This is a predicted structure of a 478-nucleotide part of an RNA (small-subunit ribosomal RNA, 3' major domain) from a metagenome. Its Rfam family is "Bacterial small subunit ribosomal RNA".
Context: one part of a larger RNA
RNA sequence: UGACGGGGGCCCGCACAAGCGGUGGAGCAUGUGGUUUAAUUCGACGCAACGCGAAGAACCUUACCCAGACUUGACAUGUACGAGAAAGCCUCUGGAAACAGGGGCCCCUCUUCGGAGCUCGUGCACAGGUGCUGCAUGGCUGUCGUCAGCUCGUGUCGUGAGGUGUUGGGUUAAGUCCCGCAACGAGCGCAACCCUUGCCCUUAGUUACCAGCGAGUAAAGUCGGGGACUCUAGGGGGACUGCCGGUGCCAAACCGGAGGAAGGUGGGGACGACGUCAAGUCAUCAUGGUCCUUACGUCUGGGGCUACACACGUGCUACAAUGGCAGGUACAGAGGGCUGCGAAAGGGCAACCUGGAGCCAAUCCCCAAAGCCUGCCUCAGUUCGGAUUGUCGUCUGCAACUCGGCGGCAUGAAGCUGGAAUCGCUAGUAAUCGUGGAUCAGCGACGCCACGGUGAAUACGUUCCCGGGCCUUGUACA
Numbered sequence: 001u002g003a004c005g006g007g008g009g010c011c012c013g014c015a016c017a018a019g020c021g022g023u024g025g026a027g028c029a030u031g032u033g034g035u036u037u038a039a040u041u042c043g044a045c046g047c048a049a050c051g052c053g054a055a056g057a058a059c060c061u062u063a064c065c066c067a068g069a070c071u072u073g074a075c076a077u078g079u080a081c082g083a084g085a086a087a088g089c090c091u092c093u094g095g096a097a098a099c100a101g102g103g104g105c106c107c108c109u110c111u112u113c114g115g116a117g118c119u120c121g122u123g124c125a126c127a128g129g130u131g132c133u134g135c136a137u138g139g140c141u142g143u144c145g146u147c148a149g150c151u152c153g154u155g156u157c158g159u160g161a162g163g164u165g166u167u168g169g170g171u172u173a174a175g176u177c178c179c180g181c182a183a184c185g186a187g188c189g190c191a192a193c194c195c196u197u198g199c200c201c202u203u204a205g206u207u208a209c210c211a212g213c214g215a216g217u218a219a220a221g222u223c224g225g226g227g228a229c230u231c232u233a234g235g236g237g238g239a240c241u242g243c244c245g246g247u248g249c250c251a252a253a254c255c256g257g258a259g260g261a262a263g264g265u266g267g268g269g270a271c272g273a274c275g276u277c278a279a280g281u282c283a284u285c286a287u288g289g290u291c292c293u294u295a296c297g298u299c300u301g302g303g304g305c306u307a308c309a310c311a312c313g314u315g316c317u318a319c320a321a322u323g324g325c326a327g328g329u330a331c332a333g334a335g336g337g338c339u340g341c342g343a344a345a346g347g348g349c350a351a352c353c354u355g356g357a358g359c360c361a362a363u364c365c366c367c368a369a370a371g372c373c374u375g376c377c378u379c380a381g382u383u384c385g386g387a388u389u390g391u392c393g394u395c396u397g398c399a400a401c402u403c404g405g406c407g408g409c410a411u412g413a414a415g416c417u418g419g420a421a422u423c424g425c426u427a428g429u430a431a432u433c434g435u436g437g438a439u440c441a442g443c444g445a446c447g448c449c450a451c452g453g454u455g456a457a458u459a460c461g462u463u464c465c466c467g468g469g470c471c472u473u474g475u476a477c478a
Base pairs, nucleotide, nucleotide: 001478002477003475004474005473007472008471009470010469011468012467013466015462016461019425020424021423022422023421026317027316028315029314030313031312032311033310034308035307042053043052064303065302066301067300068299069298070297073126077125078124079123080122081121082120083119084118088105089104090103091102092101093100094099108117109116110115128292129291131290132289133288137286138285139281140280141279142277144275149188150187151186152185153184154183155164156163157162168179169178170177194269195268196267197266199237200236201235202234203233204232205231209226210225213224214223215222240263243257244256245255246254247253319418323377324376325375326374327373328372329371335366336365337364340359341358345354346353347352384415389410390409391408392407393406394405395404431454432453433452434451435450436449437448
C1' cells in the first nucleotide's frame, strides 16, 4: 500500500422486511450428471455450466461408430513429361452407394503453327486434419457492475515503499455539485450528446384518413371530392430546479407549490472506466508450437448423437366453479410474404385437399385470445386433468422402422396446492391472455427474441441474511 475480520462509523441495491405469483410434490418437454453402448461426437461446471454453443440432429448437418472404397487426394498454387478439347449426356456389368471396368454421343478457342488457354494421366513440391495445447496467443465474450470508481502531470511531504490531490463538512443516482484544505490542474469513467416513447406546432397527403358537400348501397371511404381530424414520416418547439414559498452557510442542494402532456435523470434502450477470475472459446475465425500423412486426410451406405435402474437444473400443462363445455358477439400491436403469403367458393367431422382472385405490399394475404351475452355442468378424481396406448387418416420430404408434425375415434394414468429448502417482481411492473419473427422442406418450439390486450398488492423500516461503495481500526496474510 492492499487484502481480510463472527472490528467500528456512514450509505446503497427486490439484499432483507411488507406484498403478489411461483419452483421443490404430479405428468410431460428440454438440458446435464450417471449408467449403458460398436458409437451414444465435442465443448460449457458455484454465483457467471445445466431450453448453454444448437436461431431447427430422419438423410444431409456430423465432428462419433460399423462396413465398403480413394491416395497429389473433396479443395489451392507451382512444375516436369505424356495425352486429349474439357465439361456434359446416354448406356452395359458388379455394387448398398461411393466407386471400379467397358461401350456410345459430342469432339473447343486463340495461334507468329513452336505453342498457349482448358482438362486428364503419371511424378515431384505440396494439400488436408472439428488431432493436442485457451496454462504459448489474437480476436470476441462472461463476471464483479451501469458499481462510482481508476489514474496522471507539476508541486509538496517522507531516507524509502509511498502519501497528498481522491481525505474533511454538506449534498447527489453519481469522485454529482458546493464549501474548506499543500495542493493546482488534467485524463479514463458519471452525466449529456444518439435511438425510442409521452404533448404541441409545421411541411406533405397515397396505398392511410372522412368533418362538411354531392352520389351510391342490404351494408360498406364504395365513388366524386376534401386537406379539417386520425395516422404516416421529415423538420421544429417543449423541462432548465426556469418561477414562488420554506429549510440550508449568503453555497450546493433538499421539501412543498404553481403552471404544464410531462418535474426534478419523465419512461425504456444503446452505451460497461483501471482492472479481477492463468474465467470461457485452438469446434466461428485467425494463429505459434506439436502430432498424423495409402491416414488422426477424403468419399459413400447404414447406425449413433433420440439409449434408461436412477439423480439434478430449466420450463409447459394441471389439480378446477374467479372454473370447464356449447352457441352468439367485440376490440390490438409488431412483424412476415415470389418457385412466397394465399382470399372468395367448394369437398371433408377434422388435420387437410381442390381452387386460384389479389399482392414484390400503409393497397392483397397471413389476423387474436382473455373479454362480453346466453345456456348446461354443482364439488364428484367429475363435463376437472390430459399422460399413456390401440386404430384410421393427413402433410412435408428420395425416404418418417430406428426417429417428424398434425387430425378423427377409442383409451383415459398421475395429480385434490406440494417437506426441508428456494426464485422472480416496486407500475403499465407482477400476474394473466393471445399474436408475430428468426432458424426452417418438415419439425420434436412447451425454447428463444419481439408485440400488444386485461391489469394488481405492498414498501413501517435498515436490527438481521447476501452483494457493493467511502472513512477508520487490528493483523503473525501478500